[in-house]
Predicted 3D model of an 80-nucleotide RNA (transfer RNA) from Aneurinibacillus sp. Rfam family: tRNA. By type it is a transfer RNA. The source organism's lineage runs through Bacteria, Bacillati, Bacilli, Caryophanales and Aneurinibacillus. The sequence was found in a public genome assembly.

């Protein structure tokens, strides 16, 4: 230099073909239980006082984008 895959809450990881983003698990907070703790079970848990904002960054298409198009950054794999 060329080709391919990827970037989503605190962490892992879903979201099929553009239509409620964050399912599920971990973690965390509160509770039940216990002398106390652990385990188990129950409830809650993106940010913001709110309006609103939020899928690596910047644009575009669209009524509507994690998803399609263009450019860029970073990570991994292959080729030279």
């Nucleotide at each position: 230099g060329c080709g391919g895959a990827g970037a989503u809450g605190g962490c892992g990881g879903a979201a099929c073909u553009g239509g409620c983003a964050g399912a599920c698990g971990c973690g965390c907070a509160g509770g039940u239980c216990u002398u106390a703790g652990g385990a188990a079970c129950c409830u809650g848990u993106g940010g913001g006082c709110a309006a609103c904002c939020g899928u690596g960054c910047g644009g575009g298409u669209u009524c509507g984008a994690u998803c399609c198009c263009c450019g860029c950054u970073c990570u991994c794999c292959g080729c030279a």